[in-house]
Context: one part of a larger RNA
Molecule: large-subunit ribosomal RNA, domain IV
Organism: Candidatus Vidania fulgoroideorum
């Protein structure tokens, strides 16, 4: 130089994508403990302050008095903390060897099949699982604690239910007619041409926590500027609460505030939503997360700007 450790002057994240990686924090016992809250937590909140040894009281616990030290949880193990925010409720599980997550999966919500020799799955079957169970039970789909809520559209697509009409293969089976074939005849067979016969499909209906959709253009208030309103054109119906430049905003470092001397990121607002939006779930939420974003406080060799020091390696040399 590599590499494991260990000191550091001044200053304190100026390093960097980014406090990575060190540093600080750590024990016990006592005073103390906020906003929010699902009242259960938050919570070790935070923030203090004591710790030794002698003696003397005393079950202890601890109290008063004396004594040394820079330093008595004297070593070694032993939380760093708070505050804004997305995501997801939480414990959980996942790419065995580059991802632990906002992905899976929860418990809770809906909706559909299924009456038991169920449904449904596995096998050619037999039979087996379901289930030694019976719908407060089993499949399947979907959403994902909770709290306040799921708007309009059935025109397509798909289920469900209907039954007049219409239109429907090949066989089978009805039923007509003709040739044949064969009998003395009645028949009987065979072939050919047609007639009648089913779900299905067209029709009629219902269903969107099924699959999935949820406009345009013009014009109008007495400053201007919007337009609450008015026309018209399409549609099956034209996005309703809420939310919004967001994990979604192209134009964009939109604009105004806040933090900073100075802020493409953060947080609060606004709404011209390129391109949000209600169970492909909306919007909110205390707790919780080796989750993402952004600040403060301590605190440091992460840096200005680097030195020393021990150990091991490598190098030179014998």
């Nucleotide at each position: 130089c590599u590499c494991a450790g260990g000191a550091g002057a001044a200053g304190g994240a100026a390093c960097u994508c980014g406090g990575c990686a060190a540093a600080a924090u750590u024990a016990u016992a006592c005073c103390g403990u906020a906003a929010c809250u699902u009242c259960g937590g938050g919570a070790u909140a935070a923030g203090g302050u004591a710790u030794g040894c002698c003696a003397a009281u005393u079950a202890a616990a601890a109290u008063u008095g004396g004594c040394c030290u820079c330093a008595g949880u004297a070593a070694a193990u032993c939380g760093a903390u708070a505050g804004c925010u997305g995501c997801g409720a939480c414990u959980g599980u996942u790419u065995a060897a580059u991802a632990a997550a906002a992905a899976c999966a929860c418990a809770g919500c809906a909706c559909u099949c299924u009456g038991c020799a169920a449904a449904c799955a596995u096998g050619u079957a037999a039979a087996u699982g379901g289930a030694a169970g019976u719908a407060u039970a089993g499949g399947g789909u979907g959403u994902g604690a909770c709290g306040c809520c799921u708007g309009c559209c059935c025109a397509g697509u798909g289920c469900u239910g209907g039954a007049a009409g219409a239109u429907u293969a090949a066989g089978a089976u009805u039923u007509u007619a003709a040739a044949u074939g064969u009998u003395a005849a009645u028949g009987c067979a065979u072939u050919u041409a047609g007639u009648a016969u089913a779900a299905g499909u067209c029709c009629c209906a219902g269903u969107a926590a099924a699959c999935g959709g949820c406009g345009g253009c013009c014009g109008u208030a007495a400053c201007u500027a919007u337009a609450a309103c008015g026309g018209u054109c399409c549609u099956a119906a034209g996005g309703u609460a809420g939310c919004g430049a967001a994990a979604u905003u192209c134009c964009u470092u939109g604009u105004c505030g806040g933090g900073u001397a100075a802020g493409u990121u953060c947080c609060g607002a606004c709404c011209c939503g390129c391109a949000c939006g209600a169970a492909u779930g909306g919007c909110g939420u205390a707790a919780c997360g080796a989750u993402g974003g952004c600040u403060a406080u301590a605190c440091u060799g992460u840096c200005u700007c680097c030195u020393c020091c021990u150990g091991a390696g490598a190098c030179u040399c014998a």